RNA sequence: GCGGGCAUAGCUCAGCCUGGUAAAGCGCCUCCCUGUCACGGAGGAGAUCAGGGGUUCAAAUCCCCUUGCCCGCG
Numbered sequence: 001g002c003g004g005g006c007a008u009a010g011c012u013c014a015g016c017c018u019g020g021u022a023a024a025g026c027g028c029c030u031c032c033c034u035g036u037c038a039c040g041g042a043g044g045a046g047a048u049c050a051g052g053g054g055u056u057c058a059a060a061u062c063c064c065c066u067u068g069c070c071c072g073c074g
Base pairs, nucleotide, nucleotide: 001073002072003071004070005069006068007067010026011025012024020057028044029043030042031041032040050066051065052064053063054062
């Protein structure tokens, strides 16, 4: 230099192909339980989806560019 893959909550990740309210586990907060903690039970907050642009009534999803990481080729 060329080709491919990945980027979503604090962490691990689903959703993308086939556009239509962003899901789950762990963690965090509150309450119940307990003499206290842990365990267990109930509820809650937290991601404008790596950045920019385009298409569309509507984009995490489709298209283009860029950035970071990984793999392959040279």

The prediction has a mean pLDDT of 84. This is a predicted structure of a 74-nucleotide RNA (transfer RNA) from a Candidatus Staskawiczbacteria bacterium. Its Rfam family is "tRNA". Its family is annotated with triplet codon-amino acid adaptor activity in the Gene Ontology. About the family: Transfer RNA (tRNA) molecules are approximately 80 nucleotides in length. The family's RNA type in Rfam is transfer RNA. The organism belongs to Candidatus Staskawicziibacteriota, within Bacteria. The sequence was found in a public genome assembly.